[in-house]
RNA sequence: AGGGGUAGAGGAGAGAUCGCUUCCGCAUGAUGCGGAGGAGGAAAGUCCGAACUCCACAGGGCAGGGUGCCUCGUAACGCGGGGUUCCGGUAGUUCUUUCUACCGGAAAGGAAAGUGCCACAGAAAACAAACCGUCCCGCUCUUACUUCUUUGAAGUAAGGGUGGGAUAAGGGUGAAAAGGUGAGGUAAGAGCUCACCGCUCCGGUAGUAAUACCGGAGGCACGGUAAACCCCACCCGGAGCAAGGCUAAACAGGGAUGUUAAGGGUUGCCCGCCCGAUAUCCCGGGUAAGCCGCUUGAGGUUAUGGGUAACCAUAACCCGAGAUUAAUGAUCUCUCAAGACAGAAUUCGGCUUAUACUCUACCCCUUUGC
Repeated sequence: AGGGGUAGAGGAGAGAUCGCUUCCGCAUGAUGCGGAGGAGGAAAGUCCGAACUCCACAGGGCAGGGUGCCUCGUAACGCGGGGUUCCGGUAGUUCUUUCUACCGGAAAGGAAAGUGCCACAGAAAACAAACCGUCCCGCUCUUACUUCUUUGAAGUAAGGGUGGGAUAAGGGUGAAAAGGUGAGGUAAGAGCUCACCGCUCCGGUAGUAAUACCGGAGGCACGGUAAACCCCACCCGGAGCAAGGCUAAACAGGGAUGUUAAGGGUUGCCCGCCCGAUAUCCCGGGUAAGCCGCUUGAGGUUAUGGGUAACCAUAACCCGAGAUUAAUGAUCUCUCAAGACAGAAUUCGGCUUAUACUCUACCCCUUUGC
C1' cells in the first nucleotide's frame, strides 16, 4: 500500500418542472389559488415487553409457560450499561508456569435429591480395570562361569516357555481412563511419604455483590452431560385496532338438545365469585354504508447539572404521513460513496434476519521499504 474477516455507526442532501395526496386559508355551479407536509434502519419476522380497548370484579390452588453469574437502568422485558468468572485471538512483559492491555464470545443456578445417556474402540466409561508391559515365587529348557567331581551333580548370572501372586508408575484405545510436576521410598509400583500446584473445609482482608487475595487444616469426594428428564429461586389473567364505540338502512323466521338455579362467564381443571332466562347446534333470510378510534407521544432537538456508562433531572424551542381496492411518483442538474436490502395501516421500547457503499476499532493474508 492492497485485499479479506469480526463488531459498531451511517445508509443520502439541495434545487427546478410535471403528477398524486393530507391539513389550513381564500374563492366557487363544478373547479381553482396560496401555505405547511408526505415510507425505514430495518417499515421485514410477528419473537418479547408494554400503552390503549373490551371481558372477568379481577381471589386462591394445581397444571402450564418464561427467565437463570452479580449489580444498576427502564413503564416493562427474554432488553441495555457496568463488573466478575471462563473461552478464544493478538501484542508487550516475565525466564516462558506468570502479569498487563486491546478485540470477539458465553444457553454463566444445581451433577453430593433422584432418574437417564456416554455409540464405536478399549481390559475397563463411574460402587467402572488388567490387553501389552514391570516385579516376586514355583516348574522346565538353553548358554556362560564357578565348585565338587568318573560319567555327572550343585550354585550363580542372562535369556526363552509355563503356572500362581502383586501392580496401576510406563505403553495402547478413546472426546474423556481412579488429580498434575518433581523427589524419596518399594521386589516392582501407587498420595505410600514429602515439597509446590489443584481440590474441600474454616478464618481474615477488600468489594453492595458476583468474586479476588492471604493464612490455617485435611491426603482429598465417585468423570462428563441438565438448548436430557428433573430440583431450586424469581416472574406470568385472557383476547386483540379485523380491539372497541356511534349513526343510518334492511329483513323472516323455523327446528332440535339441555333444563327451570339449570345454563353461562372467569386461558385448561378445582374451589370461590359474578350474571342469571337463557346456552349450544342445524336450516333459511337481511346488512357489507358512513363516522370515530387515527396520530400530542413513557415524543423530538438544544443547553445545563448528576452519573464510568446505560440513563436521570431541569429549562427553552418544535409538531414533521394518517391512506382505506389503499396517496407518498417521474425527469433533469449539483454535491457525491449511495447502485444494496427494501415500502407505513393503532402506537411505542427491544431482539432477530437482509444489506451495495463509506467511516471507526481489532485480527488475518499478500507486496514493498527501513
Overview
The RNA shown here (Bacterial RNase P class A) has 370 nucleotides and comes from a Candidatus Aminicenantes bacterium. It matches the Rfam family "Bacterial RNase P class A". Its family is annotated with dimeric ribonuclease P complex, tRNA processing and ribonuclease P activity in the Gene Ontology. The coordinates come from a structure-prediction model, not an experiment, and the mean pLDDT is 76.